[in-house]
RNA sequence: ACUUGGCUGUCAAGGGCUGCCUGGAGAGCAAUCUCCAGGUGAAACCUGCCAAAUUCGGGGAAGCCUAAACCGCAAGGCACGGUAAUCCCGAGCCAAGCCUCUCCGGUCGGAACCGGUGAGGAAGGUGUAGAGACUAGACGGCAGGCACCCUCCAACGAGGGUGAAGGGAUAGUCCAGACCACAAACCCGAAAGGGGCAA
Numbered sequence: 001a002c003u004u005g006g007c008u009g010u011c012a013a014g015g016g017c018u019g020c021c022u023g024g025a026g027a028g029c030a031a032u033c034u035c036c037a038g039g040u041g042a043a044a045c046c047u048g049c050c051a052a053a054u055u056c057g058g059g060g061a062a063g064c065c066u067a068a069a070c071c072g073c074a075a076g077g078c079a080c081g082g083u084a085a086u087c088c089c090g091a092g093c094c095a096a097g098c099c100u101c102u103c104c105g106g107u108c109g110g111a112a113c114c115g116g117u118g119a120g121g122a123a124g125g126u127g128u129a130g131a132g133a134c135u136a137g138a139c140g141g142c143a144g145g146c147a148c149c150c151u152c153c154a155a156c157g158a159g160g161g162u163g164a165a166g167g168g169a170u171a172g173u174c175c176a177g178a179c180c181a182c183a184a185a186c187c188c189g190a191a192a193g194g195g196g197c198a199a
Base pairs, nucleotide, nucleotide: 003009005018006017007016008015019040020039021038022037023036024035025034026033027032045145046144047143048142049141050140055091056090057089058088059087060086063083064082065081070077071076092126093125094124098121099120100119101118103116104115105114106113130175132174133173134172135171136170146163147162148161149160150159151158152157186195187194188193
């Protein structure tokens, strides 16, 4: 750049994720949420704080590639073979914030509170990059705010909800593989493909 409403991905697609609208089913007083199908224009908040663990194992998978066996007179078909966007699990471990407990200080003593040490816990993360190393943030975590909606209330106010997905490496600095390019020899395999190939 193309594609898409947007994202991912690709030579291009198929595929996967997701918003909005419509219809259907379910939960809820409601806002709204979850699932399925079809369609598709626009739009998709702000500020501050955190950057650690980054390990060892295991399961699933659309699409695509291949076709030994099998089916077929043949052309050809076909995955249980591969590849893989990605969806997860167990153990261990982890920054800031949160919860519980212990101890120390702020006291003459106690409670509460504040600051600090240590232990445990919930969420979340890591595991999960193109093999990988490192830096930074955000689409991640935490806190606050803002906009809108719902319920309760005479009011003040209280409670609930919405503000998509992308980080199975995003932006970068490196470094491989593949390709560019003859590119390996060699090994496994019918082939596709894998190993060779590491930091």
A computed fold for a 199-nucleotide RNA, annotated as Group I catalytic intron. The prediction has a mean pLDDT of 81. Rfam family: Group I catalytic intron. For this family Rfam cites "Crystal structure of a group I ribozyme domain: principles of RNA packing" (Cate et al., Science, 1996). Its family is annotated with Group I intron splicing in the Gene Ontology. From the family's description: Group I catalytic introns are large self-splicing ribozymes. They catalyse their own excision from mRNA, tRNA and rRNA precursors in a wide range of organisms. The core secondary structure consists of 9 paired regions (P1-P9). These fold to essentially two domains - the P4-P6 domain (formed from the stacking of P5, P4, P6 and P6a helices) and the P3-P9 domain (formed from the P8, P3, P7 and P9 helices). The secondary structure mark-up for this family represents only this conserved core. Group I catalytic introns often have long ORFs inserted in loop regions. The window size for this search is chosen to minimise search time and catch the small examples. A larger window size will find more matches.